[in-house]
A computed fold for a 348-nucleotide part of an RNA from a metagenome, annotated as small-subunit ribosomal RNA, central domain. The full RNA is in RNAcentral, with records from SILVA.
Context: one part of a larger RNA
RNA sequence: CUGGGCGUAAAGCGCACGCAGGUGGCUGAGUCAGUCGAUUGUGAAAGCCCUGGGCUUACCUGGGAAUUGCAGUCGAUACUACUUAGCUAGAGUAUGGGAGAGGGCAGUGGAAUUCCCGGUGUAGCGGUGAAAUGCGUAGAUAUCGGGAGGAACAUCAGUGGCGAAGGCGGCUGCCUGGCCCAAUACUGACACUCAGGUGCGACAGCGUGGGGAGCAAACAGGAUUAGAUACCCUGGUAGUCCACGCCGUAAACGAUGAGAACUAGAUGUCGGGGGGGAUUAGCCCCUCGGUGUCGCAGCUAACGCGUUAAGUUCUCCGCCUGGGGAGUACGGCCCAAGGUUGAAACUC
Numbered sequence: 001c002u003g004g005g006c007g008u009a010a011a012g013c014g015c016a017c018g019c020a021g022g023u024g025g026c027u028g029a030g031u032c033a034g035u036c037g038a039u040u041g042u043g044a045a046a047g048c049c050c051u052g053g054g055c056u057u058a059c060c061u062g063g064g065a066a067u068u069g070c071a072g073u074c075g076a077u078a079c080u081a082c083u084u085a086g087c088u089a090g091a092g093u094a095u096g097g098g099a100g101a102g103g104g105c106a107g108u109g110g111a112a113u114u115c116c117c118g119g120u121g122u123a124g125c126g127g128u129g130a131a132a133u134g135c136g137u138a139g140a141u142a143u144c145g146g147g148a149g150g151a152a153c154a155u156c157a158g159u160g161g162c163g164a165a166g167g168c169g170g171c172u173g174c175c176u177g178g179c180c181c182a183a184u185a186c187u188g189a190c191a192c193u194c195a196g197g198u199g200c201g202a203c204a205g206c207g208u209g210g211g212g213a214g215c216a217a218a219c220a221g222g223a224u225u226a227g228a229u230a231c232c233c234u235g236g237u238a239g240u241c242c243a244c245g246c247c248g249u250a251a252a253c254g255a256u257g258a259g260a261a262c263u264a265g266a267u268g269u270c271g272g273g274g275g276g277g278a279u280u281a282g283c284c285c286c287u288c289g290g291u292g293u294c295g296c297a298g299c300u301a302a303c304g305c306g307u308u309a310a311g312u313u314c315u316c317c318g319c320c321u322g323g324g325g326a327g328u329a330c331g332g333c334c335c336a337a338g339g340u341u342g343a344a345a346c347u348c
Base pairs, nucleotide, nucleotide: 004320005319006318007303008302012317014200015199016198017197021193022192023191025087026086027085028084029083030082031081033080034079035076036075037074038073039072040071041070042069049064050063051062052061053060054059090190091187092186093185094184095182096181097180098179102176103175104174105173106172107171108170109153114148115147116146117145118144119143120142124135125134161168162167205246206245207244208243209242210241214240215239219235220234221233222232257316258315259314260313261312262311265294266293267292268291269290270289271288272287273286274285275284276283298305299304322348323347324346331341332340333338
């Protein structure tokens, strides 16, 4: 390489958009490039293989086959391709409804913690396995009233919802993306995937400027201990928050790429639509789209998966190929931290 694979053994890019490329629905006509057939030329000879002769194992000699290829000519037209004319089942648009923590900006609310001021009040509070550090007669803790400020939104809350993923949760307004359903109308294959590329991308971290209640790496102290650079306690700075700009990584997980088709059911739940029964009544049936549980066939090394497939197939992309060396070295990005791409020697 071929082959075989990628939930857990090595292996699905964190996610999306998308150029090139690859692939692509139904019908008619045309072309005949691919494809298929026939034929001609060529594919040196020798050798190999088959066969005849000399000879009789070798060797010599004649013929054939093979040379799987390339080119020309003539034909076939199902499929692919191209050209052309159409179609509506894919895809999309319009109309009418609908659900939602989808995103951005602005405003606003209450509970709680902390701090400040005032009142009441007195000797403790706090903390732990037990303590101590710590706070407190300069009046703490507790309690009542007032004020400041920051951050997060209890209940509702739900294998509930929304989003491509990361993720999203008080309330109100404005701007804005996607999705679902019903019935029609319209466009007429406009589609799928996607190397490079581009964008988004938790936390931590970085830059500049703000902010800082609580929490809390580092740090300090108290304990524990043989020691304790920890676990526990008292403090506490970066940070956590905001704006703008970087970083670009995660067990970024469903450890399961995207799209399409097909293949028993049962039962929850969320959002629509239709029908039936009823007129307050809770329900039943059908259907479309999500999200769960169980399960047939089938698959799987097993565990398990099972119409939300890991079943049966198709298209496209990514990736794997014994362990260590090593996600290292070298060379291309970044302010840095570091990231990405990514070997070999050697060794078992």